[in-house]
The RNA shown here (transfer RNA) has 72 nucleotides and comes from a Candidatus Anstonellales archaeon.
Rfam family: tRNA. By type it is a transfer RNA.
The source organism's lineage runs through Archaea, Nanobdellati, Microcaldota, Candidatus Micrarchaeia and Candidatus Anstonellales.
RNA sequence: GGGCCCUUAGCUCAGAGGUAGAGCGCUUCUUUCGCAUAGAAGAGGCCGGGGGUUCAAAUCCCCCAGGGUCCA
Repeated sequence: GGGCCCUUAGCUCAGAGGUAGAGCGCUUCUUUCGCAUAGAAGAGGCCGGGGGUUCAAAUCCCCCAGGGUCCA
């Protein structure tokens, strides 16, 4: 320098055009003498940044940034 992949909640990941979810973690409640377990409820992300296409974009296209990998 070039090719490919990844970037979504605190962490690990889903979501493949119609307005964002799970597990773990966190908070509260119930259960216990107390802890743990179990059950219930809840908080938390405008989806790495910018632009474009579209009635509508996390999702499609382009550029940039960061990370991984391969080639030179």